[in-house]
RNA sequence: AUGAAGAUAGAGGGAGAGACUGUGCAUGCAGCGCCGAAGGAGCAAGCCUUGUUAUGAGGUGAAUCUCUCAGGCAAAAGUACUUCUAUCCGA
Numbered sequence: 001a002u003g004a005a006g007a008u009a010g011a012g013g014g015a016g017a018g019a020c021u022g023u024g025c026a027u028g029c030a031g032c033g034c035c036g037a038a039g040g041a042g043c044a045a046g047c048c049u050u051g052u053u054a055u056g057a058g059g060u061g062a063a064u065c066u067c068u069c070a071g072g073c074a075a076a077a078g079u080a081c082u083u084c085u086a087u088c089c090g091a
Base pairs, nucleotide, nucleotide: 006088007087008086009085010084011083012082013081018032020031021030022029023028033073034072035071039069040067041066042065046060047059048058049057050056
């Protein structure tokens, strides 16, 4: 089951922070500053193990929170997330 959850494709919505400085045209290199919404990393309660009279120790543990490794800081494009449609799958 008049299709949960999930996957793929198409369409719509979709933030922040330098059009910084030097070099001088290589979207590069060097320097300083900054942002969080690709990805990555960290952890609170709870739970598990263990010790003690008691306080503890170890493990597990989410995010749009924290970090800023990566990525990004005019516009455009794109991204987290989200809506619709189609297809697949089938609790």
Glycine riboswitch aptamer from Ammoniphilus sp. CFH 90114, 91 nucleotides, folded computationally. The model forms 91% of the base pairs in the Rfam consensus. Taxonomically the source falls in Ammoniphilus (Bacteria, Bacillota, Caryophanales, Paenibacillaceae).